[in-house]
Molecule: Bacterial RNase P class A
Organism: Bacteroidota bacterium
RNA sequence: UAUACUGUCCGGGUUAUCGCGUGCUGCGUUUGUAGCGCGAGGAAAGUCCGAACACCACAGAGCGCCGUGCUUCCUAACGGGAAGGUUCUGCUAUUGUCACUGACAGUGCAGAAACAGCAAGUGCAACAGAAAGCAAACCAGCCAAUGGUCCCUCGGGACACAGGUGAUGGGUGAAAUGGUGGAGUAAGUGCCCACCGGCAUGCCGGGCGACCGGCGUGGCUAGGCAAACCUCAUGGGGUGCAAGGCCAAACAGUUCCGCGGCAUUCGUGCCAGACGCUGCUCGCUGAGGAACGGGUAGGCUGCUAGAGGUUAGCGGUGACGCUAAUCCCAGAUAAAUGAUAACCGGGCCUUCGGGCCAACAGAAUUCGGCUUACAGGGCAGUAUAAACG
Repeated sequence: UAUACUGUCCGGGUUAUCGCGUGCUGCGUUUGUAGCGCGAGGAAAGUCCGAACACCACAGAGCGCCGUGCUUCCUAACGGGAAGGUUCUGCUAUUGUCACUGACAGUGCAGAAACAGCAAGUGCAACAGAAAGCAAACCAGCCAAUGGUCCCUCGGGACACAGGUGAUGGGUGAAAUGGUGGAGUAAGUGCCCACCGGCAUGCCGGGCGACCGGCGUGGCUAGGCAAACCUCAUGGGGUGCAAGGCCAAACAGUUCCGCGGCAUUCGUGCCAGACGCUGCUCGCUGAGGAACGGGUAGGCUGCUAGAGGUUAGCGGUGACGCUAAUCCCAGAUAAAUGAUAACCGGGCCUUCGGGCCAACAGAAUUCGGCUUACAGGGCAGUAUAAACG
C1' cells in the first nucleotide's frame, strides 16, 4: 500500500427563493397576518422481549397454564448486555510424547452451544441391520466340555449336526456396551483380579461463584433424546394512548310549562299568549319551549423535560456508575418535515471541453434492548500478499 474479516463512527454541507407543520410575541380577532425559533432515523422498520404510564380485575392460600434455565455482575426491568467457567469445532500457531507421510496430550488464538436434571419415574427412536435397551449368532472364524453321528486296539479318536462363543475379522447404522495384562474355561466374556481411562462419592486446597487441582473410597461401567411427559429452581393477572380524563352539537328519550279563555245574531268580537326579532320600552310574529341523564359526530387533554442529550473529571478489566457544567432537541391527525437553483465536498466515466450518480428507509404515548435492511466513506484491530528498511 492492497484485499478480507471484526468492532465502531458517519451516512452530504452552505446560501438563496418558494411552500408546509408547530411554539412564542405583536396586530387583528370567525379563518388570519408579521417577526423570531424549531421541525425524522440509525434503523423512525419488524412489533419479538422488557418497562414506564393508564384503565379493568384482584382478601388469603392451593392446583392448573405459560415463560426462563452454567456462574457472577450491570440495569428501573429483561428472554438484553459485560466479564468469566465448561464442553465441542477449527488452525500451513506452538510445546511435548509415541510404535512419527501420522496419532495423542497440553498451551495459544478464533468460533459455536435453550449449557439445570435421563446412575428419580414414565416414554420414544424412521431407514438399514441378525440384533437398538435386563442387547444380538447374519457371514467367516474359534470350541469336541454337553447331546448326537461315525471309527475303535475299549485307553481313546474323528465330525461343527444340535449347540456354545461378541474374545478375532466382515457387514448395517447417528449410535453395536472402555483399554492392557492375568486368573479361569472346551473355547470365551468385567464372569473374577491388577493397573489405566471414565463415572459416582468423601475430604483437603484455590475461587464470591460456575468450576479447577490433589488424595482417598466405591461398584465394575453407567449409550442418546427433557426444543418428550416429567423433576428441580425461578418469574408471570388482563388489555394497550383506538389506554384513560374533560367538554359536547344533531336525532331519539324522560320530566315540566305552553299550544288558550269568554261572549255570540255563528259573520265575528274582546281578553290572554311561551319562544324569537331584542339588552330595555313599544311594536310585530303566533306554537312550541325549558330542564335532565347517558352520550354519538366533533373538540380539548393525555402529548412530549425525559430511567433525556452533550462535554469534562473520577471509579470499574468491562457492561456501567457517580459528580460537575451546559443544552432544550418534531408533536402532525388523513396526517407537516418539501421543491428549485448556485457553490463546495464524495464517487464513476472522459474525446479533458465536460457528463452522469447519490443506499436502506420515514415519527404517531414514551423509554431500554433484540432482529432485519443499508450505496458510499472515516477510524481502530487482526490475517494474508507485495515492496522497502